A computed fold for an 89-nucleotide RNA from a Hyphomicrobiales bacterium, annotated as Glycine riboswitch aptamer.
Its mean pLDDT, the model's own confidence on a scale to 100, is 76.
Rfam family: Glycine riboswitch aptamer. Its family is annotated with glycine biosynthetic process in the Gene Ontology.
The model forms 90% of the base pairs in the Rfam consensus.
NCBI's taxonomy places the organism under Bacteria, Pseudomonadati, Pseudomonadota, Alphaproteobacteria, Hyphomicrobiales.
RNA sequence: AUCUCCCGCGCGGGAGAGAGCGGGCUCGUCCCGCCGCCGAAGGCGCAACCGCCCCGGAAACGCUCAGGCAGAAGGACCGCGCGAGAAAA
Numbered sequence: 001a002u003c004u005c006c007c008g009c010g011c012g013g014g015a016g017a018g019a020g021c022g023g024g025c026u027c028g029u030c031c032c033g034c035c036g037c038c039g040a041a042g043g044c045g046c047a048a049c050c051g052c053c054c055c056g057g058a059a060a061c062g063c064u065c066a067g068g069c070a071g072a073a074g075g076a077c078c079g080c081g082c083g084a085g086a087a088a089a
Stems, first nucleotide, its partner, number of pairs: 004086002007083007018035001020034005025028001036069003042065001043063003049057002
């Protein structure tokens, strides 16, 4: 100095689904109740696959607990940059 992996930070992109109905008050991005809906924070489940076995890892699949259903915010994931670490040559 380069490649790969992991972590953190910054920037850019980033979907879906009722500004639902009723009641209350201190009138709010509020609270309570009811109905409908979404999956891409997080969580849980299945296991193709990796692994000789155990242990372990493991989806954008499933659930919808949590979260969400104007905008904003959040947002898995992707790209770029910076920092730190590990391994190899």